About this RNA: Predicted 3D model of a 73-nucleotide RNA (transfer RNA) from Sandaracinobacter neustonicus. Taxonomically the source falls in Sandaracinobacter (Bacteria, Pseudomonadota, Sphingomonadales, Sphingosinicellaceae).
């Protein structure tokens, strides 16, 4: 220095063809009862890494920058 993955919620990750962002644990409230806690259920959490460009609309397509893991020299 060069190529390739990836980067979404505390945490681990979906997100289809470009159309109102999601699960699971964790958290926080309720109920129950078998009471270091378990079940059920409900809530709240989001600059989709950052900047820009395309577009009626971008997590999604495009350029760049940052960061991380991988290969090459």
């Nucleotide at each position: 220095g060069g190529g390739c993955u990836c980067g979404u919620a505390g945490c681990u990750c979906a997100g289809u063809c470009g159309g109102u962002a999601g699960a699971g644990c964790a958290a926080c409230g309720g109920a129950c009862u078998u009471u270091u806690a378990a079940u059920c259920u409900g809530u709240a959490g989001g600059u989709c890494u950052c900047g820009g460009g395309u577009u009626c609309g971008a997590a999604u397509c495009c350029c760049g920058a940052c960061g991380a893991g991988c290969c090459c020299a």
It matches the Rfam family "tRNA". From the family's description: Transfer RNA (tRNA) molecules are approximately 80 nucleotides in length. By type it is a transfer RNA. Its family is annotated with triplet codon-amino acid adaptor activity in the Gene Ontology.